[in-house]
RNA sequence: UUCCAUCUUCGGGGCAGGGUGAAAUUCCCGACCGACGGUAAGGAGCAUAUUUUGUUCUAAGUCCGUGACCCACAUUGCUUCUCGCAUGUGGCUGAUCUGGUGAAAAUCCGGAACCGACAGUUACAGUCUGGAUGGGAGAAGAUGUCG
Numbered sequence: 001u002u003c004c005a006u007c008u009u010c011g012g013g014g015c016a017g018g019g020u021g022a023a024a025u026u027c028c029c030g031a032c033c034g035a036c037g038g039u040a041a042g043g044a045g046c047a048u049a050u051u052u053u054g055u056u057c058u059a060a061g062u063c064c065g066u067g068a069c070c071c072a073c074a075u076u077g078c079u080u081c082u083c084g085c086a087u088g089u090g091g092c093u094g095a096u097c098u099g100g101u102g103a104a105a106a107u108c109c110g111g112a113a114c115c116g117a118c119a120g121u122u123a124c125a126g127u128c129u130g131g132a133u134g135g136g137a138g139a140a141g142a143u144g145u146c147g
Stems, first nucleotide, its partner, number of pairs: 004144007017029003031127002033116002035066004042058006061114002070091006077085002096112005118130003
């Protein structure tokens, strides 16, 4: 240090305060939250150097992709034997405008918006409870392997 294999560990946040009501963290006012990879004119550091160049880290809920839930199909697998589980493939899967600066802004600065699976519930849930001590995009590391 390349590709790959195996293994280990890690891998999601949030209704304060108030109104109505028999009942609501579910409605209303208001509050709060933002997974993973990529991209980057911002920010920080280091080196070079003397104002350049290189490099590292960090920076988007609404840009490009991914994941959870759900659905369909397949399977030489498991199984209590056709229900279910597992694996694979495919499908489904939310939301941004505006002003400024500038050579350039979907990312910077200002402002205003918008979005959020399924099941449950004395009354409708992004935030409560549950499947879930699960799964997971992926992150870090170890060993083997190539140079």

FMN riboswitch aptamer (RFN element) from Virgibacillus indicus, 147 nucleotides, folded computationally. Of the family's consensus pairs, 100% are formed in the model. Model confidence (mean pLDDT): 79 of 100. Rfam family: FMN riboswitch aptamer (RFN element). Its family is annotated with FMN binding in the Gene Ontology.